Predicted 3D model of a 584-nucleotide part of an RNA (large-subunit ribosomal RNA, domain V) from Planctomyces sp. SH-PL14. Rfam family: Bacterial large subunit ribosomal RNA.

Context: one part of a larger RNA
């Protein structure tokens, strides 16, 4: 140093399965329910199959018979027209009984007794006699039809029964008979209204130092923003989602906040007089930038808070959004020149579809029209997830599925060291005295890479995770044995630095436990690292799948770093590396 042979199994981020955890997707599939939006069914009502009586209520015709006090006024005058007589032995006044009305005055029917009368015209009233006769209206009774609804109740459609008969000689089937109950009801078609996870299709945003919960999505004003303009974050820090007919236009006048000094109450501060006094004041609202030679503060007139355009421009992907002289019209205010198309400026808003209202010399399905639409002006969205998917929509999955991703979590690694561990540096003070024997406030400099994190860089077409056995291996900040300083070291026992890493570091008891507390011993029962060493080594008690209980949360469907009992751990070793042995 070649080549075998026999075992281990580090390592080949070994093989096996396009990760089941996470995250994505305007991806599925169940499942759930007071998500939407349907559909079956249930219930109720109609009508239809479905008909006769009677009896009751409502409407409504016809015919009768009543019904009606606002004040004057013999008094319960509905309206208008005729009208000088009307009515009674075919029984009037007047008395008695019973009924209806009723603003209690009375009006009306009717049935005895009675017996020959009663009432108009005249006088009050806008209207004159129930004297009388038509025709009407208001409420109401009767009869009669029509017609609706209700009740009974009837049999002949329906529906049910028969140990009966017959077709037929087999039948519990079918059709007929015949008796019975029951009944226009059921029951069954259509229409309606309700209910309706019993079923069905979906929907259930996005950003995001993973995802979730939280918080935000649309505008305005300031930093960040790096002296044009523009510029990000879950950077810092405020607003807006309107108000004003005057807080608009226009002429014309005024000049503030604060202070000092005087002045009745009047005081630090009410209002007044002097002066100082560029602006610290005020501008409806934020903040920014502007502003007294006004945009501020008044007064007068009054609507330009106009119509019909719009040269050039800014800003800008688009669509929008912004500023504007001048021109035509008809104005407001000033003497005029002029100003005036809101408000000191920048937030006060919402595209398009459909649809309302108003206007209009536009179209108008043969023509006339109208229906309908167009044009112009106007309204209706916390369409706030604010350039708005639908008019319309939440959830659960550990029973899950696909497709994808180390574009993104859990583990490990790696960066980073703020937490963590170790040191040192300074000395306020403690040690009786004395900072440093030992300690050391307040800070400061550094290692380390074992916590807890950030972050998201390999790996998600797989890098198996806590703990225990086994086997170990290093580091040294050294637990034990060596070796030394110092000491608040008298010995002894120790405290505290320096040097040392060969060797050594125990057994149980509880718990899945690491770890920890206990119990016995020990010279001593050390920290750490190695993919929290080691599952192609071994367990598999825990976590972290499928089934179950409890509690709590949920309307549930489920859900819970909360508990509980239960739950399939494959690889026959090619290379490497290792051990043991054989041959050149």
């Nucleotide at each position: 140093c070649c080549c075998g042979c026999a075992c281990c199994g580090u390592g080949a981020c070994g093989g096996a399965a396009a990760g089941a955890c996470c995250c994505c997707a305007u991806g599925a599939a169940c499942c759930u329910u007071u998500a939407c939006u349907g559909c079956a069914g249930g219930c109720u009502g109609g009508u239809a199959u479905u008909g006769g009586u009677a009896u009751u209520a409502g409407a409504c015709a016809u015919g009768u018979c009543u019904u009606g006090u606002g004040u004057a006024g013999g008094a319960u005058a509905g309206g208008u027209g005729g009208g000088a007589g009307g009515c009674u032995u075919c029984g009037a006044a007047g008395a008695g009984g019973g009924g209806g009305c009723g603003c209690u005055a009375g009006c009306u029917c009717u049935c005895u007794c009675a017996g020959a009368g009663c009432c108009g015209u005249c006088g009050u009233u806008g209207a004159a006699a129930u004297a009388c006769c038509a025709c009407c209206c208001u409420g109401g009774g009767c009869c009669u039809g029509u017609u609706u609804g209700a009740u009974a109740u009837c049999u002949a459609a329906c529906c049910c029964u028969g140990u009966c008969c017959c077709g037929u000689g087999a039948a519990u089937c079918c059709g007929g008979g015949c008796a019975g109950u029951g009944g226009a009801c059921a029951g069954u078609g259509c229409c309606a209204g309700u209910u309706g996870g019993g079923c069905a299709g979906u929907u259930u945003g996005a950003c995001u130092g993973g995802g979730g919960c939280g918080g935000u999505c649309u505008c305005c004003u300031c930093c960040a923003a790096a002296a044009a303009g523009g510029u990000a974050a879950c950077g810092g820090a405020g607003g807006a989602g309107c108000c004003c007919a005057a807080a608009g236009g226009u002429a014309c006048c005024c000049u503030c906040a604060g202070c000092c000094u005087g002045g009745u109450u009047g005081g630090c501060a009410a209002u007044c007089a002097g002066g100082c006094g560029a602006a610290g004041a005020g501008c409806g609202u934020a903040a920014a930038g502007g502003u007294a030679g006004a945009a501020g503060g008044g007064u007068g007139c009054u609507u330009g808070a106009c119509u019909g355009c719009g040269a050039g421009a800014c800003c800008u992907a688009c669509a929008a959004g912004u500023c504007g002289a001048g021109c035509a019209g008809a104005g407001a205010c000033g003497a005029a020149a002029g100003u005036c198309g809101g408000g000191c400026u920048u937030a006060g808003u919402g595209a398009u579809c459909c649809g309302g209202c108003g206007g209009u010399u536009c179209c108008g399905a043969a023509u006339g029209g109208a229906a309908g639409g167009g044009c112009c002006g106007u309204c209706g969205c916390u369409c706030a997830a604010c350039g708005g998917a639908u008019a319309a929509a939440a959830g659960g999955u550990a029973c899950u599925c696909u497709g994808g991703g180390g574009a993104u979590a859990a583990c490990a690694g790696g960066c980073u060291g703020a937490u963590c561990c170790c040191a040192c540096c300074c000395g306020a003070g403690c040690g009786u005295c004395c900072a440093u024997a030992g300690c050391g406030g307040c800070g400061g400099u550094g290692g380390g890479g074992u916590u807890u994190g950030g972050c998201a860089c390999c790996u998600c077409g797989a890098u198996g995770u806590c703990g225990g056995c086994u086997c170990a291996u290093c580091a040294c900040a050294u637990c034990c044995u060596g070796g030394g300083g110092g000491u608040g070291g008298a010995g002894a026992a120790g405290c505290u630095c320096c040097c040392a890493a060969g060797g050594g570091u125990u057994c149980g008891g509880c718990u899945g436990u690491u770890c920890g507390c206990c119990g016995a011993u020990u010279a001593a029962a050390g920290u750490g690292g190695u993919a929290c060493g080691u599952g192609a080594g071994c367990u598999g008690g825990g976590u972290u799948c499928a089934g179950a209980c409890c509690g709590u949360c949920g309307u549930g469907a489920g859900a819970c770093a909360g508990g509980u009992c239960g739950g399939u751990c494959c690889c026959u070793a090619u290379c490497u590396g290792g051990u043991g042995u054989g041959g050149g």
The RNAcentral record of the full RNA draws on ENA and SILVA.